Molecule: transfer RNA
Organism: uncultured Roseburia sp.
Order: sequence, then C1' cells, then structure tokens
RNA sequence: UUCCCGUUAGUUCAGCGGCAAGAACGCCGGACUCUGGCUCCGGAGACAUCGGUUCGAAUCCGGUACGGGAAG
Repeated sequence: UUCCCGUUAGUUCAGCGGCAAGAACGCCGGACUCUGGCUCCGGAGACAUCGGUUCGAAUCCGGUACGGGAAG
C1' cells in the first nucleotide's frame, strides 16, 4: 500500500428489510434468611460513526474510525 473479516447492554453472544432489539452472566430493588449465599419475583442498561438506497435499515451500499487476518 492492496484485499478480506468483524464492530449490538458492563462481559460473552443471538437477531439474514417490517419486534416495544432478545438471552446468559454481572448490576439495582424486593421476597425468603438471624446475616450472607442459594432460590424466586421485578427493574435499569446496547445497534461504532457519517452519508445513501427504501414506504420502512441493527440488517443492503459507500466513506471514516477501531480491532483481527492475508499478500507485497
């Protein structure tokens, strides 16, 4: 320098054009308990960013940023 892949809650992952974007662990509150833990109930919390396509974008296309890989 060129090419390829990836980026979604604090963490690890789902989600292949129409949902209020889900799960587990973690966190907060409550029940239980002498206290804590376990268990149960409830809750907060995320689409890297800027454009484009579309009636509609986390999802498709392009730029940028960051991470990983390959070639020279």